RNA sequence: GGGAAUAGCUCAGUUGGCUAGAGCGCCUGCUUGCCAAGCAGAAGGUCGCGGGUUCGAGUCCCGUUUCCC
Numbered sequence: 001g002g003g004a005a006u007a008g009c010u011c012a013g014u015u016g017g018c019u020a021g022a023g024c025g026c027c028u029g030c031u032u033g034c035c036a037a038g039c040a041g042a043a044g045g046u047c048g049c050g051g052g053u054u055c056g057a058g059u060c061c062c063g064u065u066u067c068c069c
Stems, first nucleotide, its partner, number of pairs: 001069005008024004017055001027041004048064005
């Protein structure tokens, strides 16, 4: 100097616009003699942190922390 940081994990998020999502996992129920598989449902997020711009920020700007090159 460049890139990355969003759910427990891996990630998406379409030139800023309604309510932040997916897969896996966890939990509950159904199914089964039991487990697994399958089906249904629910929970889980200060979007690394702090500011700024804006009617409105995961998204733009500044600073900062950690990791990769």
Model confidence (mean pLDDT): 80 of 100. The RNA shown here (transfer RNA) has 69 nucleotides and comes from a marine eukaryotic metagenome. The RNAcentral record of the sequence draws on MGnify. It matches the Rfam family "tRNA".